A computed fold for a 95-nucleotide RNA from uncultured Nocardioides sp., annotated as Glycine riboswitch aptamer. NCBI's taxonomy places the organism under Bacteria, Bacillati, Actinomycetes, Nocardioidaceae, Nocardioides.
């Protein structure tokens, strides 16, 4: 610096709209209506910051200035808001 294994936060399972299924009613048997879900898709607004990437800057490098460095601080550009994946850091091994 790399692998692998263990821990690892936060914020709508918010609203529609279509799809596809399941329950019940109606039926002129072509289909309608409401309630539920979904590992689909799209669009709206809200939010969150710990992958990345932008700022500033304690600081650090050096006699000093300058240039580099350089945040979990900040901005959200990407990411992200059931699970699942991801995930900055830490801890152990091995190279």
């Nucleotide at each position: 610096c790399g692998u692998g294994c263990g821990g690892g936060a936060g914020a709508g399972u918010c609203u529609u709209c279509g799809g596809a299924u399941c329950c019940g009613g109606c039926u002129c048997c072509g289909g309608c209506c409401g309630g539920g879900u979904c590992g689909c898709g799209g669009a709206g607004c809200g939010c969150c910051g710990a992958a990345g990437g932008g700022g500033c800057a304690a600081c650090u490098c050096c006699u000093c200035c300058c240039c580099g460095g350089a945040a979990c601080c900040u901005c959200u550009c990407a990411g992200g808001c059931g699970c699942c994946a991801g995930g900055a850091c830490c801890g152990c091994a091995c190279g």